[in-house]
RNA sequence: GGAGCGGUAGCUCAGUGGUAGAGCAGCGGAUUGCAGAUCCGAAGGUCGCGUGUUCGAUCCACGCUCGCUCCU
Numbered sequence: 001g002g003a004g005c006g007g008u009a010g011c012u013c014a015g016u017g018g019u020a021g022a023g024c025a026g027c028g029g030a031u032u033g034c035a036g037a038u039c040c041g042a043a044g045g046u047c048g049c050g051u052g053u054u055c056g057a058u059c060c061a062c063g064c065u066c067g068c069u070c071c072u
Base pairs, nucleotide, nucleotide: 001071002070003069004068005067006066007065010024011023012022013021018055027041028040029039030038048064049063050062051061052060
């Protein structure tokens, strides 16, 4: 330098055009002598950045950026 895959909640990851979800962690409650385990609840997101397409973009197109892998 070229190619492929990826960047979504604190972490690990879903989500193939209609204003984003799970598990774990953390928080509140129930239970318990206290805690753990278990159960219930709520909270937590500029979807890497920018531009474009579209009535509408996490999703499609282009550029940039970061990570992993491969080629040279």
This is a predicted structure of a 72-nucleotide RNA (transfer RNA) from Hypoxylon fuscum.
Model confidence (mean pLDDT): 85 of 100.
The RNAcentral record of the sequence draws on ENA.
Lineage of the source: Eukaryota > Ascomycota > Pezizomycotina > leotiomyceta > Hypoxylon.
It matches the Rfam family "tRNA". It is annotated as a transfer RNA. Rfam describes the family as follows. Transfer RNA (tRNA) molecules are approximately 80 nucleotides in length.